[in-house]
Formats: sequence, structure tokens, C1' cells
RNA sequence: UCGCGCUAGGCGGGGAGCUGGCGGUUCCCUGUACUCCAAAUCCGCCUUACGGGAGGCUGAAUCCCCGCCUGCGGCCCUGUGGCGUUGAGGUCAGCGCCUGGAAAGCGGUGUUGACGGUUGGGUCCUGCGCGAGCUAGCCCCGCGAACCGGGUCAGAUCCGGAAGGAAGCAGCCCUAAGCGGAAGGCGGCGGCGCCGCAGGGUCACCUGACCCGAGCCGGCUCCCGGGUCAGCGCUCAAAGGCGCGGGGUCAAAGGCGGGUGCGCGA
Repeated sequence: UCGCGCUAGGCGGGGAGCUGGCGGUUCCCUGUACUCCAAAUCCGCCUUACGGGAGGCUGAAUCCCCGCCUGCGGCCCUGUGGCGUUGAGGUCAGCGCCUGGAAAGCGGUGUUGACGGUUGGGUCCUGCGCGAGCUAGCCCCGCGAACCGGGUCAGAUCCGGAAGGAAGCAGCCCUAAGCGGAAGGCGGCGGCGCCGCAGGGUCACCUGACCCGAGCCGGCUCCCGGGUCAGCGCUCAAAGGCGCGGGGUCAAAGGCGGGUGCGCGA
């Protein structure tokens, strides 16, 4: 150095999570790397913890071990931007809400006469009427008493010798209490009236007449103020997730370099 047989080793690794800790099952990354079995309020372990059980293959190198480079991806810290959520504030007044002014634009109105002025009337108050309405009252009309209301009282009765007289039922007439009618008169009443008269009052509104002769109103926008609230904006804070950036840490796959046996034979 070569051949045969064998052994250590290998047949995936990593991050997160779980755990006192390690490994696995779980999720993710890498990317292809034997098979079966069990594993979440779980399985096997204890710092030589980098899994357990049963089998299979490979085997000292493309494959095993170590170092360096690069580096998927994860995790931690941090800066910043915007987002939504929650809470607070009232410094700002931007929107909102309330309110005052002004009159530039639009609009409305105005020579068929604006604003302003004078005067009268109405709306308001008081009094008196008128009308209408209502009405338990009075007048009016009608009814209204077997006897215990009235008048007249046939018949019958009583007194009387008679003349005559008395009481008096029915009938008829009338009336009381009461009942009813009518709405004509009187009286009374009042959430009645495009009613009348008289007096008062006011300048707020409406309106007539007259004078004057060109503005007036403030609906929308703009402008100038005052106030209010915390709905939005704004400011501050909290936790969250997202984007971009910085630092740290672990690190798959890949690349480069190095390292690692035993026996027999030639």
C1' cells in the first nucleotide's frame, strides 16, 4: 500500500415551548435523513442527563469526529414610525355646540316706495250695554182633593104646623201642595260674541293715512369676537400587535481545512 473480516461511530440537525434541569412527543426552520411501538395536566432520565423498547442497514470515510467561514430561521434587548384599544388632561382652540358683531359674495325684499318720522286703529285692562245661550225662580198655560179645601149643590136627610131654615153626598165649576208644558215677559248666571259705547294703557307686534326718498333683512358661505363640552382633533400615559433599523445570542443546510481504529493474509 492492497484484499478480507470486525469494532467505535452513523442512519438527520436546530430554534421556540415545557421542565429545577437534559432529551423526546408538540409548533416552526432547514430539506430528504432505516422500520415498528408508547408518550401532555405525558414518556425516558439526572449534569458523562443530548432520549426509552424491539429489529434492520452501513461502517473507518462523500458518510464518523473537530475547527474556521458563510448563514435559513428562532429568541432576547433597544430605537423609531404609523395602527387600533383603554385611561387621563383642558395648555391649544382646529372641528362640534351655544352666542354676539360685521355685511364682502350669494339670496330675499324695496321707486307698485325701503329705513326713519308723525298720527289713528287693533291685539291688552276697566265699566256699561246689546245679542246669543242656559235656567232649580216669578209671571203665563194645563192638570191637580172619594171624606178630612172652596163655590153651587139635583136627589135623599134633619128641624118646623106652615112659611122657611140647616148640614150636605154624587155631578159641575174653581183652587192648594204638587206635577207637567211653553220659551213670550221679568229675574238670575257666565272658560259665549270677527257686536256696540265710554274711559285707560302701551310702543311689543300687526295695520290705515301722511311726510321723506334708497335702502333694508341677515337664510347660506367668508370674516371678527365671547363662552362651553370633552364627541372628534391635540397632548400625555399604559399594555398590545405590525413595519423599518441597531445590538446580542443560539444556529439548520452548505463550503474549506484537519483528525480517527482492531485482527488475519499478501
This is a predicted structure of a 266-nucleotide RNA (Bacterial large signal recognition particle RNA) from a Terriglobia bacterium.
The sequence is in RNAcentral, with records from ENA.
The source organism's lineage runs through Bacteria, Pseudomonadati, Acidobacteriota and Terriglobia.
The gene name in the source record is ffs.
The same sequence occurs in records of 2 taxa.
Its mean pLDDT, the model's own confidence on a scale to 100, is 76.
Its Rfam family is "Bacterial large signal recognition particle RNA". By type it is a non-coding RNA gene.